[in-house]
RNA sequence: GGAGCCGGUUGGGCGGCCGCGGUCCUGGUUCGCCGGGACCGAGGAAAGUCCGGCCUCCACAGAGCAGGGUGCUGGCUAACGGCCAGUCGGGGCAACCCGCAGGAGAGUGCCACAGAGAACAGACCGCCUCCGGCCCGGCGCACCGUCCGUCGUGCGCGGUGGCCGGCGGCAAGGGUGAAACGGUGCGGUAAGAGCGCACCAGCGGCCGGGUGACCGGUCGGCUUGGCAAACCCCACCCGGAGCAAGGUCAAGUAGGGGGUGCACCGGUCGCGCAGGCGGCCGGGGGAGGCUGGCUCGGUCGAGCCCCCUGGUGGGCCGCUCGAGGCCGGCGGUGACGCCGGUCCCAGAUGGAUGGCCGCCGUCCCGGGCAUCCGGGGAACAGAAGCCGGCUUACAGACCGGCUCCCCCU
Numbered sequence: 001g002g003a004g005c006c007g008g009u010u011g012g013g014c015g016g017c018c019g020c021g022g023u024c025c026u027g028g029u030u031c032g033c034c035g036g037g038a039c040c041g042a043g044g045a046a047a048g049u050c051c052g053g054c055c056u057c058c059a060c061a062g063a064g065c066a067g068g069g070u071g072c073u074g075g076c077u078a079a080c081g082g083c084c085a086g087u088c089g090g091g092g093c094a095a096c097c098c099g100c101a102g103g104a105g106a107g108u109g110c111c112a113c114a115g116a117g118a119a120c121a122g123a124c125c126g127c128c129u130c131c132g133g134c135c136c137g138g139c140g141c142a143c144c145g146u147c148c149g150u151c152g153u154g155c156g157c158g159g160u161g162g163c164c165g166g167c168g169g170c171a172a173g174g175g176u177g178a179a180a181c182g183g184u185g186c187g188g189u190a191a192g193a194g195c196g197c198a199c200c201a202g203c204g205g206c207c208g209g210g211u212g213a214c215c216g217g218u219c220g221g222c223u224u225g226g227c228a229a230a231c232c233c234c235a236c237c238c239g240g241a242g243c244a245a246g247g248u249c250a251a252g253u254a255g256g257g258g259g260u261g262c263a264c265c266g267g268u269c270g271c272g273c274a275g276g277c278g279g280c281c282g283g284g285g286g287a288g289g290c291u292g293g294c295u296c297g298g299u300c301g302a303g304c305c306c307c308c309u310g311g312u313g314g315g316c317c318g319c320u321c322g323a324g325g326c327c328g329g330c331g332g333u334g335a336c337g338c339c340g341g342u343c344c345c346a347g348a349u350g351g352a353u354g355g356c357c358g359c360c361g362u363c364c365c366g367g368g369c370a371u372c373c374g375g376g377g378a379a380c381a382g383a384a385g386c387c388g389g390c391u392u393a394c395a396g397a398c399c400g401g402c403u404c405c406c407c408c409u
Stems, first nucleotide, its partner, number of pairs: 001405010012360007020041009043380001047391002050389005055242004067238005072086005087101001088099004102233002107231002109227003124174002126170003130166006136159001138157006182200006201223001203220007246317004255308006264283008288300004324343008362377006
């Protein structure tokens, strides 16, 4: 200098003006309201609502079955499917990353296509012994012709040769497949084969290390496929619903009880055998309502008032101090725990947390290229009971540690 790996921080800053929500204090007031001040006011994910818990209500003696979840080991934690540290397997030269990682010698089931054969397997090509036939070449004998060298024909012997067929042996090699009943090599054999041997893998026993997953050594017989994200087995965990949980105050209306008032007089009409009932008109009385707060006055006038139960509209609580933040110390490899100090840090309910302007920082473009000038851009998103995780989205900026390669000294 280049290429990478891991972890963490931040998510523009300052000022002015106007505005919004909450808590506390406070001034004025005609009690309806109108102001003033201080402090606080979104996030690393507030998101998805995937997992776990707190809290609330309902259900519940205990145990078991069913159902669901989790699944290498040890630890952390309130708990978890989270996190930390390790083991094993896989990837990368490495830093490091990834893993839906219990059990296939409890049982059942499945293994498509291709292939001869897919689970007490199998022989397509191939390799090999033996037998038969043909061919090839070799040796010996006989015969014919002969130019006496050879050549031809027949018979016999035997082959380290080739082809075809058959009875067998083999599983090394080829081929199929995700997978072919251990792998590589040497010996061995007619050819082969754990048939024998060495090493490796796997299985089992023993010894050693580790809390454990597991690792190392040694011995043994030679070797028994995969799938549990198929049923299943094993171990552990799990009651349901959710702040619209739930509680409380309580207009109006409805139900129950009580109190008080509509008194009464006259006329007339209707119904009825009658006691009587009802309508209208007039007088008189009248709780209560309205008339801006009170009295008088005016006016309307048959209801009005109290208690209890239930709870609608609505209000309040739940509601924000908590497995809390920050700093320091101690223990632990770490997740985390303990101790001390310090701080209070949103609580809206049609739902506040916003808008405008100026300066600076940052990035891009153009002019200039020495400071500068002009224009433009800046993500994902946004509380609604709270907390711990996971996952997903995200412009830009910054910090720390580590690996590999190249160059220079």
A computed fold for a 409-nucleotide RNA from an Actinomycetes bacterium, annotated as Bacterial RNase P class A. The model forms 90% of the base pairs in the Rfam consensus. Its Rfam family is "Bacterial RNase P class A". The family's RNA type in Rfam is ribozyme. The gene name in the source record is rnpB. The coordinates come from a structure-prediction model, not an experiment, and the mean pLDDT is 79. The source organism's lineage runs through Bacteria, Bacillati, Actinomycetota and Actinomycetes.